Annotation
Predicted 3D model of a 1524-nucleotide RNA (small-subunit ribosomal RNA) from Neoactinobaculum massilliense. The coordinates come from a structure-prediction model, not an experiment, and the mean pLDDT is 84. The organism belongs to Neoactinobaculum, within Bacteria.
[in-house]
RNA sequence: AGAGUUUGAUUCUGGCUCAGGACGAACGCUGGCGGCGUGCUUAACACAUGCAAGUCGAACGGUAAGGCGCCUCAACUUGUUGGGGUGUACACGAGUGGCGAACGGGUGAGUAAUACGUGAGUAACCUGCCCUUCCUUUUGGGAUAAGCCUUGGAAACGGGGUCUAAUACUGGAUAUUCUGCGUCCCACGCAUGUGGGGUGUUGGAAAGGGUUUUUCUGAGGGGGGAUGGGCUCGCGGCCUAUCAGCUUGUUGGUGGGGUGAUGGCCUACCAAGGCGGUGACGGGUAGCCGGCCUGAGAGGGUGACCGGCCACAUUGGGACUGAGAUACGGCCCAGGCUCCUACGGGAGGCAGCAGUGGGGGAUAUUGCACAAUGGGCGGAAGCCUGAUGCAGCGACGCCGCGUGGGGGAUGACGGCUUUCGGGUUGUAAACCUCUUUCGCUGGGGAACAAGGCCUUGAGUGUUCUUGGGGUUGAGGGUACCUGGAUAAGAAGCGCCGGCUAACUACGUGCCAGCAGCCGCGGUAAUACGUAGGGCGCGAGCGUUGUCCGGAAUUAUUGGGCGUAAAGAGCUUGUAGGCGGCUUGUUGCGCCUGCUGUGAAAACUUGGGGCUUAACCCUGAGCGUGCAGUGGGUACGGGCAGGCUAGAGUGUGGUAGGGGUGAUUGGAACUCCAGGUGUAGCGGUGGAAUGCGCAGAUAUCUGGAAGAACACCGAUGGCGAAGGCAGGUCACUGGGCCAUUACUGACGCUGAGAAGCGAAAGCGUGGGGAGCGAACAGGAUUAGAUACCCUGGUAGUCCAUGCUGUAAACGUUGGGAACUAGGUGUGGGGUCCUUCCACGGGGUCUGCGCCGUAGCUAACGCAUUAAGUUCCCCGCCUGGGGAGUACGGCCGCAAGGCUAAAACUCAAAGAAAUUGACGGGGGCCCGCACAAGCGGCGGAGCAUGCGGAUUAAUUCGAUGCAACGCGAAGAACCUUACCAAGGCUUGACAUCUACUUGGACAUGCCAGAGAUGGUGUGGCCCUUUUAGGGCGGGUAGACAGGUGGUGCAUGGUUGUCGUCAGCUCGUGUCGUGAGAUGUUGGGUUAAGUCCCGCAACGAGCGCAACCCUUGUCUCGUGUUACCAGCGGUUUGGCCGGGGACUCACGAGAGACUGCCGGGGUUAACUCGGAGGAGGGUGGGGAUGACGUCAAAUCAUCAUGCCCCUUAUGUCUUGGGCUUCACGCAUGCUACAAUGGCCGGUACAGAGGGUGGCGAUACUGUGAGGUGGAGCGAAUCCCUUAAAGCUGGUCUCAGUUCGGAUUGGGGUCUGCAACUCGACCCCAUGAAGUCGGAGUCGCUAGUAAUCGCAGAUCAGCAACGCUGCGGUGAAUACGUUCUCGGGCCUUGUACACACCGCCCGUCACGUCAUGAAAGUCGGCAACACCCGAAGCUCGUGGCCUAACCCUUGUGGGGGGAGCGGUCGAAGGUGGGGCUGGUGAUUGGGACGAAGUCGUAACAAGGUAGCCGUACCGGAAGGUGCGGCUG
Repeated sequence: AGAGUUUGAUUCUGGCUCAGGACGAACGCUGGCGGCGUGCUUAACACAUGCAAGUCGAACGGUAAGGCGCCUCAACUUGUUGGGGUGUACACGAGUGGCGAACGGGUGAGUAAUACGUGAGUAACCUGCCCUUCCUUUUGGGAUAAGCCUUGGAAACGGGGUCUAAUACUGGAUAUUCUGCGUCCCACGCAUGUGGGGUGUUGGAAAGGGUUUUUCUGAGGGGGGAUGGGCUCGCGGCCUAUCAGCUUGUUGGUGGGGUGAUGGCCUACCAAGGCGGUGACGGGUAGCCGGCCUGAGAGGGUGACCGGCCACAUUGGGACUGAGAUACGGCCCAGGCUCCUACGGGAGGCAGCAGUGGGGGAUAUUGCACAAUGGGCGGAAGCCUGAUGCAGCGACGCCGCGUGGGGGAUGACGGCUUUCGGGUUGUAAACCUCUUUCGCUGGGGAACAAGGCCUUGAGUGUUCUUGGGGUUGAGGGUACCUGGAUAAGAAGCGCCGGCUAACUACGUGCCAGCAGCCGCGGUAAUACGUAGGGCGCGAGCGUUGUCCGGAAUUAUUGGGCGUAAAGAGCUUGUAGGCGGCUUGUUGCGCCUGCUGUGAAAACUUGGGGCUUAACCCUGAGCGUGCAGUGGGUACGGGCAGGCUAGAGUGUGGUAGGGGUGAUUGGAACUCCAGGUGUAGCGGUGGAAUGCGCAGAUAUCUGGAAGAACACCGAUGGCGAAGGCAGGUCACUGGGCCAUUACUGACGCUGAGAAGCGAAAGCGUGGGGAGCGAACAGGAUUAGAUACCCUGGUAGUCCAUGCUGUAAACGUUGGGAACUAGGUGUGGGGUCCUUCCACGGGGUCUGCGCCGUAGCUAACGCAUUAAGUUCCCCGCCUGGGGAGUACGGCCGCAAGGCUAAAACUCAAAGAAAUUGACGGGGGCCCGCACAAGCGGCGGAGCAUGCGGAUUAAUUCGAUGCAACGCGAAGAACCUUACCAAGGCUUGACAUCUACUUGGACAUGCCAGAGAUGGUGUGGCCCUUUUAGGGCGGGUAGACAGGUGGUGCAUGGUUGUCGUCAGCUCGUGUCGUGAGAUGUUGGGUUAAGUCCCGCAACGAGCGCAACCCUUGUCUCGUGUUACCAGCGGUUUGGCCGGGGACUCACGAGAGACUGCCGGGGUUAACUCGGAGGAGGGUGGGGAUGACGUCAAAUCAUCAUGCCCCUUAUGUCUUGGGCUUCACGCAUGCUACAAUGGCCGGUACAGAGGGUGGCGAUACUGUGAGGUGGAGCGAAUCCCUUAAAGCUGGUCUCAGUUCGGAUUGGGGUCUGCAACUCGACCCCAUGAAGUCGGAGUCGCUAGUAAUCGCAGAUCAGCAACGCUGCGGUGAAUACGUUCUCGGGCCUUGUACACACCGCCCGUCACGUCAUGAAAGUCGGCAACACCCGAAGCUCGUGGCCUAACCCUUGUGGGGGGAGCGGUCGAAGGUGGGGCUGGUGAUUGGGACGAAGUCGUAACAAGGUAGCCGUACCGGAAGGUGCGGCUG
């Protein structure tokens, strides 16, 4: 410090997620030792048991128990035991009294301020014990507990009588610098006042104890200090406005009361105040802080442990005592709960330490000790102390140590993997050597003890100081030291697709599972599980949760708002914020110095102590703050004064659809009346509904009514916006220009607030011509609640009132300043020129366009900023849910404003790029259409496919681009399928070991055959126990598989498409994807070429080079040829020839080369000449980058998987040849351009030795017999057919057509039954030119005719591949269909339109709103009841102290009773809030459901916004608006 994730890719916006650190943690796996820390975060839930606050006999009366002494009695072991009594400078239960119990310890429920932090104040206060100082400590009195007696009760606990003491209680005396009141003086202060000194007067004290004595200790009254507290004030720190108004003791005053003290703290009266947008009041949450975690910091989160403060102690209330409490281990009352009970009544409070139950994911021992530190009491010893010190449990955290070190290669075994060679685990192990921390075991063994106590000395000395000796340790025989033995006892966890370090194998097969995000898994998973290996950390490692960080993702530091979320519809204006030049003053802000404080701990740092570290000790810093004080005065502020540049006023002009009201005009539409006139009008894509012979439409005249204002008119004007348009008049707002007379900062913005605010809509009253939601009808359509048409209500118009919203948009808030220009236009001055009109320059102010710098993600903006700055306001913080619900406010309603959450997704989005697509545009091409010719689709048959069937009908190919395709030959074989019968190292290959034998040829038997059995013949070579070749057997490696996967692959192939495209290097442009080049103007069959150009070049394609064909030349002539010559059997047959044809070679030729027109002097194109051929001459081969997971594992090859007495292999038979049916491709036809019969002519290209096979003979024929010739320019296949010619048929199911069937044959072959072809005779089906639709073809083509070949024994061939014969028609043209190319445009598509996507309905799940109600909670209010208690009154009853009196007296005091207040409780109606709720509303999500097709392209009616109506649904329509 960043990274992953939206896209085909890019940039940006923006969210989600990760890597880091931390924790009082929990869970999983694992676990050796030690140190230091730490441990109920939940039920402030309930608690058994024990302990946690006592102590003092030196305050007191005393003596239940114990010790000791004495006396006495008894027993006996004559010094013991027991009983009784008494004493005790031993001790002490209970009691009186004192101090403590208000500390220490726990918890965080409450509390948003009676709290906390920080800084002040207290002149408004208190303070036990402690320190210091002054003074005093006098004299009386009456009780009472314990005890004793008696008595009630189960108990707890009491009642009565009777004694007694005190440092208990109490009267008097005396007393100050005490207190109250009065008065005088001095000093001081911010006011009230304070301090000091006089004086008069009133009131007020006391306690003793110990000691042998001094003395010690206590008590009382003051002054001061210290410590601790009380009260008050400033500032500071949570959320919520869907809480906006709150308040009656409320705010203040006076009198009084109360308190230690101020104060409405309380009370009576008076006044009517007080608080609040700088957030009162209410609601929610919460103990606060030092600190802790994180962060660079600013911040954010947090408040465990330790420390400070506060609050609480079962819930609520209350006081008492006391220096201090409204009291955790005190009291009283009320409630609830638990326990005891004799049922009458009582007892209790772990949020002390342990511990129990419960809750929970989760948190320890009913331990030891007061040795240390600290506390209480005491003179002290000492006692008490669950504070504390220690120990125990827990890897809960931090820190440290160990589980060994060195050597050791044959790189062992084993594991894993493998390309079978190896690699890896791995110096790792074994093995050798060394060491022994920790643990184990044996021995030694602390500090913490200063102090206290006992004893003994010294100093003058019981106490003070100082020595000696002894004693005192829970932890603990612990830490530590040391001996011994042995590598001996001690390693796991997570991860390994990217982020993110680390990879292979097997298993699994969208299953099981993983996952923080992106995402893995559908048979080759580095992502699941396991293993090997690796990476990381290590006594731990992971997971989960929470917080900060990364996140500049709430932005003060440090973000934004044209299109991504975001400028309010507009204006005025309150508070607030900000504010021109200048002078003086102040010193509030600001700057600086000093002082106080900012506790300790923590943190940082220097030093030190535990072996180190954690930890601990110590010094310094820090503590950014607050307060006080000295100084400064530029800047901001305050106060006072001046100025004119901002702002405003005046004066003079000026443009304008600015506004309101009144009035008026013409054109048009419609209606009414009349005239003319006749059959249609109207409307549409085409129609129909509608109107019209009762006279429409058309046309003329007259009239009525309402609404809107053509031309001018504009990129133009005005207005704040909405908006504003015929003319005239009246009233009225604002702007601009000029002038520079006046005011003198009067300014800008603007939360709340107020006003204005299109259209639609609402109320009331008018009006209503046209248009026109709804509605009706007609069309369209699958439907058409639409688009189109005919009608038509509300509305549109006016007046008045409401509504308050729009894509109210420049999607751009207002103001000010600055920063190149050019150009157009509206308004006003001015200068020059000018007769005028023009024209030119400059200026102010509007409205536009282009453009520099700059900005921007880009698009774009650019003096009218989206540039550079300042001021103020509004708004945004992922998408959906949702501008919705609830609440509130407004509205007559419709609805508006304000405005969430649960839940859900990993995106949603902006701009631009490349493609693809469009029922977008432009240009161009193609048998694409059109123009033609012939077919298919109908029939029969053949072949292939589907389907069905079957034991099997083997498999593959499936739109074009499968279907006469693989298959250029299924009777057996082929053959892969089925049935049956066999074999198991195998039908086939290689090797090893052992064994055996020539190999081989040929019989017989069984069997369907494979096979089995049994014979015969034959006996290899050589280096000779051995070895080699060949064959058989046994065993093992292995063979074999047309088994799976073409979605694991190679190779091959199809298709777009023989379409003209596809790319690269360098350069340039762009942040980038990318662009440019390759676009543009021409041209071409062509990215073919030319010109231009930030491009310049190049590659793969095109073309050419290749083959073939068309002309000529040359060479060579056999088997080809024969013009001329000769011969001839009349056949180039022979001699011969080399001319010709032809064959085979080699060349020439055609290149827009020549001429002319057009064109840019180009490319090129048109025409012409010549030529065998003319513009690529015809045909073929040749197929760019790529697309389709296209086809093929069954041509072949091949990974992986599968089978191995079978999915291999052999054999026989069967099947692939089935048949209701559908499709595809063909053949033959339907006939006269024909059929049949006779005669007759002309090819090319192929093939042939297990072959082609002539002449000849034979058969009606298929064929047979036979064998000449030929391995072929020689011989054969081989008669080509259509054609020509003669005859016949005469329009019919025929002399067309030939299917089907019967009979008889031929040939091939082991074999024609399933299942061959052909021949002959007979039979003679459908079919009379084919619906919708659809195919081929542009010239030697279509059409038509035959011939040959491959495969092959034969043949399904009518197929396929070639060959030649005869040989047309048509193309105006590119509107349309299909396909393609280029440019451009839009896009919400990128699996790319077979795309994307919207809404209802149905089903399931989830969260949520409403709801008759229902059940709680909280805080108030009104009333009732009214405990304890304080206080007030009363007090007939009671009464020791004191006073007066002396009485059965009074004062005084008290019980009791009553009153105010008062907790809990009760009643009531409301408020807020939560749970639940039949039913219901929408929402989200879900694999394939239903209906439509709304949106994205002109999305097929452009879309969207507001509003209204309507409709299953998306939606449609009306009105106004926007361009996105």